Small-subunit ribosomal RNA, central domain from an uncultured prokaryote, 350 nucleotides, folded computationally. Its mean pLDDT, the model's own confidence on a scale to 100, is 89. RNAcentral holds the full RNA, with entries from ENA.
[in-house]
Context: one part of a larger RNA
């Protein structure tokens, strides 16, 4: 430099934003950098190739040609790309009017359950298991009633449902706030797509400081089980789980499927709109936009499957793969308080 790939065989960064870079809608004028064509100079010789010739042939040698696909002077062309310029509205964005939503953040309020505290009733067990025991209980437990305190999580609605870029998001109300969809003229006029570095977000666990601690519960203790039992089961129980602020930056972070755009049979269900139509239907029917599922044709695929939410057909850009083990390890670098993260080999071996 080129080829083949990335749902499940190795391979899509966890997700977004975005500078450089790459790529980029319709049309006009100019320019002539790229491009094409003609031409100038150069591209040493030898070698390679072709023709002819010389050694008896050949190797070898001689002469001529071609080639040297490159660079370069100048001219011409003006389709395509670039640059300059004018215009356009379909891409993109904005405005206006609506709509749905567990999107985010902050505050406040609520009921059920649970544990604890105090009191009443009551009087021998409770609890737990396969069976037991540890444990709790006459200093009155369990059960039950009343009052109070506390922390965490929000049943039904709930869905095959909704929102969010992903992680994720669910009691009620209020404040602040991001995004989306639909409709309608109107406005700007390519303002776009992707994105190495970079920057931001990023479950759980973990870390730092200070709070909080009802339940649960690594570690730990005890009781069982067992040949043993550093487990599974039971009784306890500390970190943690919760809050504030600051770190960590990893997951089967999954649709194991990068983002954007275009295009390509249908059927059916659900969510959110805005229309049309007929009128008695709590609405049906028709067409339409957006989102979420299922089935299925062509195509595709090794097959499973996928199939307008593509893994079909194409384009643009990024990331990644190259036999198994060694190894996501060592060393170095860098980030981190640490734990560790990111980057990332080789020997050797099959």
């Nucleotide at each position: 430099c080129u080829g083949g790939g990335c749902u499940u065989a190795a391979a899509g960064c966890g997700u977004a934003c975005g500078c450089a870079g790459g790529c980029g809608g319709a049309u006009u004028u100019g320019u002539a950098a790229g491009u094409g064509u003609c031409u100038u100079g150069u591209g040493a010789a030898a070698u390679c190739c072709c023709a002819c010739g010389g050694c008896u042939c050949a190797a070898c040698c001689g002469u001529g040609g071609a080639a040297u696909u490159g660079c370069u002077c100048g001219g011409c062309a003006g389709a395509c790309u670039g640059c300059c310029u004018g215009u356009c509205u379909u891409g993109a964005g904005c405005u206006c009017g609506g709509c749905a939503g567990g999107g985010g953040c902050c505050g406040u309020c609520g009921g059920a359950a649970c544990u604890c505290u105090a009191g009443g009733u009551g009087g021998a067990g409770c609890g737990g298991u396969g069976a037991a025991a540890u444990g709790c209980g006459u200093a009155g437990a369990u059960a039950u009633c009343u009052a109070g305190a506390g922390g965490a999580a929000c049943g039904c609605c709930u869905a095959u449902g909704g929102u969010g870029a992903a992680g994720a998001c669910a009691g009620g109300c209020a404040a602040c706030u991001g995004g989306g969809c639909c409709g309608a003229c109107g406005c700007u006029g390519a303002c776009g797509c992707u994105c190495a570095g970079g920057c931001a977000c990023g479950a759980a666990a973990g870390c730092g400081u200070g709070g909080g601690u009802a339940g649960c519960g690594a570690a730990c203790g005890g009781g069982a089980u067992u040949a043993g039992a550093u487990a599974c089961c039971c009784c306890g129980g500390u970190a943690g789980u919760c809050c504030a602020c600051g770190c960590c930056c990893u997951a089967a972070a999954c649709g194991a499927u990068g983002u954007g755009c275009a295009c390509u049979a249908g059927g059916u269900c659900g969510a959110g709109g805005a229309g049309g139509u007929u009128u008695u239907g709590a609405c049906g029917c028709c067409a339409u936009c957006u989102c979420g599922g299922c089935c299925g044709c062509a195509g595709u695929a090794a097959a499973a499957g996928u199939a307008u939410u593509a893994a079909a057909u194409a384009c643009a850009c990024c990331g990644c793969c190259u036999g198994g083990g060694g190894a996501g390890u060592a060393c170095g670098g860098u980030c981190g308080c640490a734990a560790g993260g990111c980057u990332a080999a080789a020997a050797c071996u099959c």